[in-house]
The part of an RNA shown here (large-subunit ribosomal RNA, domain II) has 694 nucleotides and comes from Casuarina equisetifolia subsp. incana.
The full RNA is in RNAcentral, with records from SILVA.
The prediction has a mean pLDDT of 81.
Context: one part of a larger RNA
């Protein structure tokens, strides 16, 4: 793993709703008795109910405030006992689950220190102090040899340890092997026997160690400690369904309340819509307050400069109040001011059924239904982590799949079609069968269901089928606007002078290093010179004009689609083959396209019930009601069946929407099965569930 057992909202007292019964001459008795229980019966103490109002005296259908029945509170009523349910509370209270705390015992055969009493330390090696001897001295001190034998010495076996590293890691082993390594006469090691016990030992101190347990042993015991935590919580069908938001809270993953869900009663007529009527200061404008800006004007003071002994005067390309023109912004500015919301009134409509009765029918009136719902109690759940997406804001960088609001959808709790695949995007809400049709968003070349459909444009980029600033005679339009047969534009052919090398300045400046000035003459026309050029001239050019040539040209601004900007890690940014339309703009017909809508047929429900047609309904977590099925068990109830064959157990077969029920025939061998009722150890896949098997 798997299989077959077994496991989780109970039970006792009480309160409150509901629903069902008795009684309502109001209702019930409790404890006791009632020969041991129970049962009839006894038992009326004592609750509830019958009047309230006031702190209370006390009044009393009223009372209580008061001077005051002026006003205003509250009151003018009302059943009780049981069972059943659903909830509350107390108790282990759904079931399983800590870490811990308290108490009483056991433990130092591991280990920690300690005593007591034995027992162990191969070999080598170094050579302390003393001593002898010889030298030395006045004696000594010294000194040299030898002797000696010290010592938490020294090299290394046993022993004790436990620094690397390898192996092991479901080990040979719940800490080892195996090569190395450290102490190794010492504060050494070790045998035995004793000793100190749990907030307590012991501890060369590591919070170590105290039997594989230690930041506080281990048993057993309060004990089903307590868990706002995590996991689990067993038959079917039917119905109606939310919340992730205020407040408060030692509150923030919890808990109250509200809100939003169900449920069950009273009660009301209406939803959308249309119209009328309100208040508002938002978007928007604006500049009239508040503030904020920029330019022109005018300058109150001021600073500067001149003059003046000085007071002051005069000036001023400098700051500048204030005044005026003219432009401009402003969540916390308004002389203005919407569209939506909002909030009150009025106004109203559509579809449809109609049974029995009546001779049909068709019309009218009646009654009923639905489209629809609100509002006010009773009981009593869930939620109180939202996510995205538009749209209006703050925050942040007008970043974020970022936050935090308001308002709306969707997902949450909703399948279906489309968006290649995609909770939250479009489209659309799935009672059930169906090989009938229609659509809708989105499609209509082949992958793939329906157009290689119509017309007119656009694009040449395989653009479509990813991105900006920015850039350029892409290409189709539109609009202004200057030249044009008195000859435009472009090309080509001539000319493009003179005064003058203009003054200046410089070596030099001569159109063309700077600076001034910027004229005149001849002409058709020529600048006191457009660009290259020289050392400086020289040369080439250009404005400009004439021939030639012959019809349109330039400049500018603006749509449409396109180019370039475009640099990443598999060809990897149309789904894809693969397209010049199968690509885009606009017209227009057709088709495909979903659980939508529709045609047929069947369930099931709402409309008090009973009939009957009709109409609406029937997605759905958390959660709420409501109808059923099955298990064990009980009955002075009804009451089958069974060796001629129960129960169980396997597989067919019928019937039920479903839990699930029945039968034949097989096995099987001794009990039992339905009906009414009642009672619960009543329904398993889950819990690292349990316990047994394999």
């Nucleotide at each position: 793993g798997c299989c077959a057992g077994u496991g989780a909202c109970u039970c006792a007292u009480a309160g409150g709703c509901a629903g069902u019964g008795g009684c309502u001459u109001g209702g019930u008795u409790a404890a006791g008795g009632g020969a041991a229980c129970c049962c009839a019966u006894c038992g009326g103490a004592a609750c509830c109910g019958u009047a309230g109002c006031g702190a209370a005296a006390g009044u009393g259908a009223g009372u209580c405030u008061u001077c005051a029945u002026a006003g205003g509170g509250c009151a003018a009523u009302u059943g009780u006992c049981a069972c059943u349910g659903c909830u509350u509370a107390u108790g282990g209270a759904c079931c399983c689950g800590a870490g811990c705390c308290u108490g009483g015992g056991u433990g130092a055969u591991c280990u920690a220190u300690c005593c007591a009493u034995g027992a162990c330390u191969a070999g080598g090696a170094u050579g302390a102090a003393g001593c002898u001897u010889g030298g030395g001295u006045g004696a000594a001190a010294c000194u040299a040899a030898g002797u000696g034998a010290a010592g938490g010495u020294c090299c290394g076996a046993a022993u004790c340890g436990a620094c690397u590293g390898a192996u092991g890691u479901u080990g040979a082993a719940g800490a080892a092997u195996c090569a190395g390594c450290g102490g190794a006469u010492g504060a050494g090691u070790u045998g035995u026997g004793g000793u100190u016990a749990g907030g307590g030992g012991u501890g060369a101190a590591a919070u170590a160690c105290c039997a594989c347990u230690u930041g506080a042993a281990c048993c057993c015991a309060g004990a089903g400690c307590u868990a706002g935590c995590u996991a689990g919580u067993u038959u079917u069908c039917c119905u109606c369904g939310a919340a992730a938001u205020g407040c408060a809270u030692u509150g923030a993953g919890g808990c109250g309340u509200a809100g939003c869900a169900g449920u069950u009663g009273a009660u009301u007529g209406g939803a959308c819509a249309u119209c009328u009527a309100g208040g508002g200061g938002u978007a928007a404008a604006g500049c009239a307050c508040u503030g904020u800006u920029u330019c022109a004007a005018u300058g109150c003071g001021g600073g500067c400069u001149g003059c003046g002994a000085g007071a002051g005067c005069a000036g001023u390309a400098c700051c500048a109040a204030a005044u005026c023109g003219a432009g401009g912004c402003a969540a916390a500015c308004u002389c203005u001011g919407a569209a939506u919301a909002c909030u009150a009134g009025a106004u109203a409509u559509g579809a449809c059924c109609u049974a029995a009765a009546a001779a049909u029918a068709a019309c009218a009136a009646g009654g009923g239904u639905c489209a629809a719902g609100g509002u006010c109690g009773g009981c009593a759940a869930g939620u109180g982590a939202g996510a995205c997406g538009a749209u209006g804001g703050g925050g942040g960088a007008u970043a974020a799949g970022c936050u935090u609001c308001a308002u709306c959808a969707u997902c949450g709790a909703g399948a279906g079609g489309g968006a290649a695949a995609c909770a939250g995007c479009c489209c659309u809400a799935a009672u059930c069968a169906c090989c009938c049709g229609c659509u809708a968003a989105g499609g209509c070349u082949c992958c793939u269901a329906a157009a290689u459909g119509a017309u007119c444009g656009c694009u040449c980029a395989a653009u479509u089928a990813u991105a900006a600033a920015g850039g350029a005679a892409g290409u189709a339009g539109g609009g202004g606007u200057g030249c044009a047969g008195a000859g435009a534009c472009a090309g080509c052919u001539a000319g493009g002078a003179g005064g003058u090398u203009u003054g200046c300045c410089u070596a030099g400046a001569a159109g063309c290093a700077g600076c001034c000035a910027c004229c005149c003459u001849u002409g058709a026309a020529a600048g006191u010179g457009u660009g290259c050029a020289u050392a400086a001239u020289a040369g080439c050019u250009c404005a400009c004009u004439g021939a030639u040539u012959g019809a349109g040209c330039g400049c500018u601004c603006u749509u449409g689609c396109g180019c370039c900007g475009a640099a990443g890690a598999u060809g990897a940014a149309c789904g894809g083959g693969g397209c010049u339309a199968a690509g885009u703009g606009a017209u227009u017909u057709g088709c495909c396209g979903a659980a939508g809508c529709u045609a047929u047929g069947g369930g099931a429900u709402g409309u008090a019930a009973a009939a009957a047609g009709g109409c609406g309904u029937c997605g759905g977590u958390a959660g709420g009601g409501g109808a059923g099925c099955g298990u064990u068990u009980c009955a002075u109830c009804u009451u089958a069946g069974a060796g001629g064959g129960a129960a169980g157990c396997a597989c067919c077969u019928g019937c039920g929407c479903g839990a699930g029920c029945a039968g034949u025939g097989g096995u099987a061998g001794a009990c039992g099965a339905a009906g009414u009722g009642g009672a619960a150890g009543c329904g398993a896949g889950a819990a690292u569930g349990u316990c047994a098997g394999c």